[in-house]
RNA sequence: GGGUGCGUAGCUCAACGGUAGAGCGCUGCUCUUAUAAGGCAGUGGUUCUAGGUUCGAAUCCUAGCGCACCUA
Repeated sequence: GGGUGCGUAGCUCAACGGUAGAGCGCUGCUCUUAUAAGGCAGUGGUUCUAGGUUCGAAUCCUAGCGCACCUA
């Protein structure tokens, strides 16, 4: 240089073109002599960036950025 895949919450990951969710975490309460575990309630997002298509885009298209792998 060429090719493929990935980028979504603090972390690991979901999400038919139609309200972005789960687990863990974090906060408060409860429980305990105390901590942990358990129970209850809460907390979370410019979906990498910029355009395009569409009534509507995390999702489709284009370009760019970052990472990983393959190849010369």
Source information:
This is a predicted structure of a 72-nucleotide RNA (transfer RNA) from a Candidatus Kerfeldbacteria bacterium. Rfam family: tRNA. The sequence is in RNAcentral, with records from ENA.